[in-house]
Molecule: Bacterial large signal recognition particle RNA
Organism: Candidatus Methylomirabilota bacterium
RNA sequence: CCGUGCUAGACGGGGAGGUAGCGGUGCCCUGUAGCCCGCAAUCCGCUCCAGCGGGGUCGAAUCCCCUUUCGAGGGCGGGUCGUGUUGAAUGAGCCUCGUGGGACGGCAUUGAAGGUUGGGCCCUACGCAACGGGAAUCGUCGAACCCCGCCAGACCCGGAAGGGAGCAACGGUAAGGCGACCCUCUCGUGUGCCGUGGGAGUACCUGACUGGAGUCGGCUCUGCGGGGAGAUCGCAGGACGGCGCGUUCGACGGAGGGUGCACGG
Numbered sequence: 001c002c003g004u005g006c007u008a009g010a011c012g013g014g015g016a017g018g019u020a021g022c023g024g025u026g027c028c029c030u031g032u033a034g035c036c037c038g039c040a041a042u043c044c045g046c047u048c049c050a051g052c053g054g055g056g057u058c059g060a061a062u063c064c065c066c067u068u069u070c071g072a073g074g075g076c077g078g079g080u081c082g083u084g085u086u087g088a089a090u091g092a093g094c095c096u097c098g099u100g101g102g103a104c105g106g107c108a109u110u111g112a113a114g115g116u117u118g119g120g121c122c123c124u125a126c127g128c129a130a131c132g133g134g135a136a137u138c139g140u141c142g143a144a145c146c147c148c149g150c151c152a153g154a155c156c157c158g159g160a161a162g163g164g165a166g167c168a169a170c171g172g173u174a175a176g177g178c179g180a181c182c183c184u185c186u187c188g189u190g191u192g193c194c195g196u197g198g199g200a201g202u203a204c205c206u207g208a209c210u211g212g213a214g215u216c217g218g219c220u221c222u223g224c225g226g227g228g229a230g231a232u233c234g235c236a237g238g239a240c241g242g243c244g245c246g247u248u249c250g251a252c253g254g255a256g257g258g259u260g261c262a263c264g265g
Stems, first nucleotide, its partner, number of pairs: 001265006009058003012030004020047005035055005064258006073249005079243005085237003091233002094228006101222003104217004114210007122199006128192002130189006137180005147172003155164003
């Protein structure tokens, strides 16, 4: 070096989960050139050489072992964006009330605010006026009898003279009616550029004196404060998804190295 027969070993690996831990069954990834039967999820088997039992194939190297590299995929953490959800009324925004700080505008040393005082406005009494009602006044009408005057006729008394009562007519009047007047009285008034007295009051208008620099507006902007409704934005929590970051495990693949025994020639 060649041949034959063996042996170690291999006949998939990994992630999450589960477990004291390891491996498996089930899920996922990777890979397929990589065996068969039995077991198994409140499970099955085992104990750091960590599936067990039975059978089969390959077998010292492309195939077994180690190191390294690559990095499919998974786990964890935190970031950011989005979606939907819950909470919260202390932030923004909304409604409302107050204040008047600032801006702005008006008035003001040709004198602001404030103070004192007078008048008006307001109330009241009286007067006056106006208007209205009533009375009174004036005129006129106005009683079959129970009103008046005068009383023809008729009647009564009387011897007579004469006397008496008295209807109608005529004249007049009362109650009352109508009208006039507005001279007088009285009552009233949602009346009055009216007068006099009293009062109230400092809201408003106005005058005088004093005073000596501010004062007014209220939403045009802004500030501050109180109250309210409501989850739109902002805020907080947890869920899901996208993106990228860190960390961890890591399949397939690449590179390098390592690993027997017996017999015969």